[in-house]
RNA sequence: UGAAGCAGUACAAACGAUCGCUCCUCAUUAUGAGGGGAGGAAAGUCCGGGCUCCACAGGGAAUGGCGCUGGAUAACGUCCAGCGGGGGUGACCCCAGGGAUAAGUGCCACAGAGAGAAGUCCGCCUGCUCUGGCAGGUAAGGGUGAAAGGGUGAGGUAAGAGCUCACCGGGUUCGCCGGUGACGGCGAAUGCCAGGUAAACCCCGUCAGGAGCAAGACCAAAUAGGGAGGCGUCAAGGGUGUCCCGCCCGUGUCUCCGGGUUGGUUGCUUGAGGCUGUCGGUAACGACAGACCCAGAUGAAUGAUCGUUGCCUGUGAAAGGGUAACCUGACACAGGAACAGAACCCGGCUUACGGACUGCUUCAACCA
Numbered sequence: 001u002g003a004a005g006c007a008g009u010a011c012a013a014a015c016g017a018u019c020g021c022u023c024c025u026c027a028u029u030a031u032g033a034g035g036g037g038a039g040g041a042a043a044g045u046c047c048g049g050g051c052u053c054c055a056c057a058g059g060g061a062a063u064g065g066c067g068c069u070g071g072a073u074a075a076c077g078u079c080c081a082g083c084g085g086g087g088g089u090g091a092c093c094c095c096a097g098g099g100a101u102a103a104g105u106g107c108c109a110c111a112g113a114g115a116g117a118a119g120u121c122c123g124c125c126u127g128c129u130c131u132g133g134c135a136g137g138u139a140a141g142g143g144u145g146a147a148a149g150g151g152u153g154a155g156g157u158a159a160g161a162g163c164u165c166a167c168c169g170g171g172u173u174c175g176c177c178g179g180u181g182a183c184g185g186c187g188a189a190u191g192c193c194a195g196g197u198a199a200a201c202c203c204c205g206u207c208a209g210g211a212g213c214a215a216g217a218c219c220a221a222a223u224a225g226g227g228a229g230g231c232g233u234c235a236a237g238g239g240u241g242u243c244c245c246g247c248c249c250g251u252g253u254c255u256c257c258g259g260g261u262u263g264g265u266u267g268c269u270u271g272a273g274g275c276u277g278u279c280g281g282u283a284a285c286g287a288c289a290g291a292c293c294c295a296g297a298u299g300a301a302u303g304a305u306c307g308u309u310g311c312c313u314g315u316g317a318a319a320g321g322g323u324a325a326c327c328u329g330a331c332a333c334a335g336g337a338a339c340a341g342a343a344c345c346c347g348g349c350u351u352a353c354g355g356a357c358u359g360c361u362u363c364a365a366c367c368a
Stems, first nucleotide, its partner, number of pairs: 001364009011355001013309007021037007039339001043350002046348005051212004058245004063208005068082005083097001084095004098203002104201002106197003121142002123138006150168006169193002171190008216266005226257006237249004273292001275290006311336006319328003
């Protein structure tokens, strides 16, 4: 210098003027003053929680999610650190990564004889033969295919074959060593070699009650139903938002109280809160201390116009560098500035996005 990889940003134009919108506070009584006012994804609503209600949530079935190990966390399908496998020269990236020898079933297009305890299309060997072939043996060789039942060589044989042997590869079992563990290393035995697929059914393990702020609570005008408590009854019936068990309410009567829709208030924003510092931890993260308050709308605020400056792209171009090709480029003109917008609140994931900036690392070339 070029090409890459990773991690981030309290980057998401700035400032000023004028006119507005919403919330809070304070004055005074319809105005004024001061202060706050979108995002990195507020989005998709895909996961996980808090909170709220449901006749309390217990067991079983069904259904659905998840699936290497250890940790983080309120929790997770998220994150961190590892292990194993794959890709890249490398920084680094990717993996739904339990079980296909812990039960069983299915599927493997086309081609091919055959797609899984197999099989003879060609070939090879033996026998017969009317010389065309037929019967048997054979998985070494050929052919098909993504994949054809370990590989190479030797022995063996009519021809062949882990049929036998040597070496190599894999599996299983056992032992020792290292590691919390996934797993890794070493050694021994055994011819055990029977493919792939579980984001196919299934099996194993594990987790999950349901509904959601339109949850829910309060206030208020007018009807029906109703609600609470006592007594009595132990039963017809009803409820439990997939079902069963279980659980809950309960005919009647007496007393008392009111009340659905709609509107208003509340829930509502101080919270697993962010920031700074110290400490612990490889890290995710945690502990402690300090100071801080930072949107709460509800036909739904957070805006509009103008000016100045900056950013990006294109065109022209003074000037500078270079032998040249070409490079940089003051300045001028024109155009552009994304994705998108809170709605109970958090933690994630995923997706969208014009650009700007920072740090670390790798590879290649050149120079010293």